Bacterial RNase P class A from Oleispira sp., 363 nucleotides, folded computationally. The sequence is in RNAcentral, with records from ENA. A source record names the gene rnpB.

């Protein structure tokens, strides 16, 4: 000085004036239950994000259902810890990519069953003889009197080698054979079982056994362990108008009014007052003090957490956080609350810091 890695922080600044949605302090007016409501008016002082998104996941809350257990369905899936709680996160383990820092994996089980598998190929599963090698043995032809030698491959043997494919039954060599094969050794891998280490998942220049496990797929059915009850803040609570609408009880009367009819008969209909629950419009509440935020000390390799101190940081309901103006610069990305939290996952113009790796160079 290059090139990379991880993990934080930021998210255009000042300034004025107008506007906007909460709180708050005066002051006045009005009402009462006299210390609170409510209306104006002035002042103060506060108002989006690292993702407020997406609505994937996991909790709180708040109704509704439940004695227990099951089936069904759903997720999850190497070990151990964190935590309210997970599918996160944090260490740790195998694997794999990297030259390192370092990153990435749904990473239990196909030897319970049962299913898949284009094309190619002889063959895709206790396979498969197209080439190719052999042809020892049987037969077959030539020599030979016999023993036997040579030849062709007709049977047939061979998984070394070619061939096809993503993928073809551990490797590498020596024996060995007719040629060949773990058919035998040898040494690496690989199972199994003890032994050491480690909480564990795993690991071992450890020691024995055994010629080698019978291809691949479970984000295929499945099997194996564990979890998991619905709805969702338009949950949900409280208070509650009317020329609505229910009940009850007093009153008043009814051979009654009123309609319909020309009239009787018939049918239909009911006045006043008190008090009671239920509930539409509306109104409040839920609503932001919270698994919160800082800062210290300590326990923990860390995730995280004890204990003290401090601080309060939008709360809308047609729903605000924007509008001009001036000046500087590096010229500003993605994008905006609506019950709240923790976590994922996506989108982002720049800009800056800390910590580590590798190159080169100077001292």
């Nucleotide at each position: 000085g290059g090139a990379g890695a991880u993990g934080c922080c930021u998210a255009g600044g000042c300034a004025a004036u107008c506007g906007u949605c909460g709180c708050u302090u005066u002051u006045a007016g009005c009402a009462u239950u006299u210390a609170u409501g409510u209306u104006a008016a002035a002042g103060g002082g506060g108002g989006a994000g690292g993702a407020a998104a997406g609505u994937c996941c996991g909790g709180g809350c708040u109704c509704c259902a439940c004695a227990g257990g099951g089936c069904a369905g759903g997720g999850u899936g190497c070990c151990a810890g964190a935590u309210a709680a997970c599918g996160u996160c944090u260490g740790g383990g195998c694997g794999g990519c990297g030259a390192a820092a370092g990153c990435c994996g749904a990473c239990g089980a196909c030897a319970a069953g049962u299913g898949c598998a284009g094309c190619a190929g002889a063959g895709a599963g206790a396979a498969g003889a197209c080439c190719g090698c052999c042809g020892a043995u049987g037969g077959c032809c030539u020599c030979g009197c016999a023993a036997g030698a040579g030849g062709a491959u007709c049977a047939g043997g061979u998984a070394a080698g070619g061939c096809u494919g993503a993928a073809a039954g551990g490797g590498u060599g020596c024996g060995g054979u007719a040629a060949g094969a773990g058919c035998g050794c040898a040494c690496c891998g690989g199972a199994c079982c003890a032994c050491u280490g480690g909480u564990a998942a795993c690991a071992g220049u450890u020691g024995g056994u055994u010629g080698c496990a019978g291809g691949g797929u479970a984000a295929a059915c499945u099997c194996c362990a564990c979890c998991c009850g619905g709805a969702g803040c338009a949950a949900g609570a409280u208070c509650a108008a009317a020329u609505a609408g229910g009940c009850u009880c007093u009153c008043u009367u009814a051979u009654g009014g009123c309609g319909u009819g020309g009239c009787c008969c018939a049918c239909g209909u009911u006045g006043a007052g008190a008090g009671c629950g239920g509930g539409u419009a509306g109104a409040u509440c839920g609503c932001u003090u919270g698994a919160g935020c800082c800062u210290g000390c300590g326990a923990g390799u860390a995730a995280u957490u004890u204990c003290a101190g401090g601080c309060c940081u939008a709360g809308a309901u047609g729903a605000a956080u924007g509008a001009u103006u001036g000046u500087c610069c590096a010229c500003g990305a993605c994008a905006a609350a609506a019950c709240c939290c923790g976590g994922c996952u996506u989108a982002u113009c720049g800009g800056g810091c800390a910590u580590c790796u590798c190159c080169a160079c100077u001292u």